[in-house]
Context: one part of a larger RNA
RNA sequence: AGACGGGGACCCACACAAGCGGUGGAGCAUGUGGUUUAAUUCGAUGGUAAACGAGGAACCCUACCAGGGUUUGACAUCUCGGGAAUCCUGCAGAAAUGCGGGAGUGCCGUAAGGAACCCGAUGACAGGUGCUGCAUGGUUGUCGUCAGCUCGUGCCUUGAGGUGUUCGGUUAAGUCCGUAAACGAGCGCAACCCUUGUCUUUAGUUGCAUUUUCUAAAGAAACUGCCCUGACUUAGUUAGGGAGGAAGGUAAGGAUGACGUCAAAUCAGCAUGGCCCUUAUACUCUGGGUCACACACGUGCUACAAUGGUCGGUACAAUGGGAAGCCAAGCGGUAACGCGGAGCCAAUCCCUAAAAACCGAUCUCAGUUCAGAUUGAGGGCUGCAACUCGCCCUCAUGAAGUUGGAAUCGCUAGUAACCGCGCAUCAGACAUGGUGCGGUGAAUAUGUUCCUGGGUCUUGUACU
Numbered sequence: 001a002g003a004c005g006g007g008g009a010c011c012c013a014c015a016c017a018a019g020c021g022g023u024g025g026a027g028c029a030u031g032u033g034g035u036u037u038a039a040u041u042c043g044a045u046g047g048u049a050a051a052c053g054a055g056g057a058a059c060c061c062u063a064c065c066a067g068g069g070u071u072u073g074a075c076a077u078c079u080c081g082g083g084a085a086u087c088c089u090g091c092a093g094a095a096a097u098g099c100g101g102g103a104g105u106g107c108c109g110u111a112a113g114g115a116a117c118c119c120g121a122u123g124a125c126a127g128g129u130g131c132u133g134c135a136u137g138g139u140u141g142u143c144g145u146c147a148g149c150u151c152g153u154g155c156c157u158u159g160a161g162g163u164g165u166u167c168g169g170u171u172a173a174g175u176c177c178g179u180a181a182a183c184g185a186g187c188g189c190a191a192c193c194c195u196u197g198u199c200u201u202u203a204g205u206u207g208c209a210u211u212u213u214c215u216a217a218a219g220a221a222a223c224u225g226c227c228c229u230g231a232c233u234u235a236g237u238u239a240g241g242g243a244g245g246a247a248g249g250u251a252a253g254g255a256u257g258a259c260g261u262c263a264a265a266u267c268a269g270c271a272u273g274g275c276c277c278u279u280a281u282a283c284u285c286u287g288g289g290u291c292a293c294a295c296a297c298g299u300g301c302u303a304c305a306a307u308g309g310u311c312g313g314u315a316c317a318a319u320g321g322g323a324a325g326c327c328a329a330g331c332g333g334u335a336a337c338g339c340g341g342a343g344c345c346a347a348u349c350c351c352u353a354a355a356a357a358c359c360g361a362u363c364u365c366a367g368u369u370c371a372g373a374u375u376g377a378g379g380g381c382u383g384c385a386a387c388u389c390g391c392c393c394u395c396a397u398g399a400a401g402u403u404g405g406a407a408u409c410g411c412u413a414g415u416a417a418c419c420g421c422g423c424a425u426c427a428g429a430c431a432u433g434g435u436g437c438g439g440u441g442a443a444u445a446u447g448u449u450c451c452u453g454g455g456u457c458u459u460g461u462a463c464u
């Protein structure tokens, strides 16, 4: 100087407390461990792995396994020989591929050849999701959006080093003020950026509520600026309240992550040193597997009902997406869906019905008109192809479950909770996931003793 302490002082945070809703019990979905397997490819493993890489595993992806094949190779450059390319087609085969048949002759050209492409040969080489994240780049997680981390000169010390960065106030903040052997500065904080909320001006079709909603652009507006009271210490700093205001003390949210820590994660996104394979650890095809199932764990969805279920009727959104696309009206079908074809390259048309809510009717506390697992039958859709292993519809079946032990998680306001809608990926989809959008809309905290994590100062130490 650090680190640590069941040492001290001060401070902060959904850290506790006060509340609301969950998880842990059930069924299912999904991920992981384990086990099994020919293979169940690989990685991620306290917090900081486990609906994570994967924002889409039937084939493909695919890296794994079994079997069939190839060896200058699926891909790149060079050398030599032949042929334009390309198209049609026979046989064998699961395909890959192997063995054939036919058509066809292009472009530039000084007529030798050349360009592009195809076939064959040779070797240089290709190739490797093979190993090492403890050789690396790049990127990322975490402490933590915590308020810290440093430097120059000066001063102090024999020196390591200290000071500055302490102290008194204050702040969300090393934020600011004052003090002080310090004076300044840098990276962080804040602000600058984006979105939302108010107003003005201008412009506007597809919108039209024509004094205007909306959309787009440009501006204005908030700064403790004004008033009152308190604290400190006159200046001033700061706390509380008020006026006006759409908005008030950081207006709300986002983006933004200092020096560093964990030899943290990733050689399988990519790049890359070294090592290893080279008729195989490379390449290709068919089928299978990644979807197994005694069990254990994580994350979720649906419920256990009457603040509810079922039936009928009636309202009110926003974000987005659409041409190999979105698909209206109408018709058929109980429905999934089919037929149909209008419109739309979209503020025009379509997806698009919002759902909770509200108004009626019914059920009357029961394993039920709750709950929907499981299973049987029949259909629909996508796609070469739904057996392993897709989704949807209808009828039937109707499991566990009556609020969940110890323990444990989230959340402070348009938040939690509840309700539906969109999108990415995508032929389809195992999405209950992810990410956005709006609708309804609370309770509690006026405290910091304790638990957890963190910051500053100080103290002890047989630790570095």
Base pairs, nucleotide, nucleotide: 001464002463003461004460005459007458008457009456010455011454012453013452015448016447019411020410021409022408023407026302027301028300029299030298031297032296033295034293035292042053043052064288065287066286067285068284069283070282073125077124078123079121080120081119082118083117086103087102088101089100090099091098092097107114108113127277128276130275131274132273136271137270138266139265140264141262143260148187149186150185151184152183153182154163155162156161167178168177169176193254194253195252196251198220199219200218201217202216203215204214223248226242227241228240229239230238231237232236304404308363309362310361311360312359313358314357320351321350322349325344326343330339331338332337370401375396376395377394378393379392380391381390417440418439419438420437421436422435423434
Predicted 3D model of a 464-nucleotide part of an RNA (small-subunit ribosomal RNA, 3' major domain) from Candidatus Peregrinibacteria bacterium RIFOXYA2_FULL_41_18.
Its mean pLDDT, the model's own confidence on a scale to 100, is 82.
It was read from a public genome assembly.
It matches the Rfam family "Bacterial small subunit ribosomal RNA".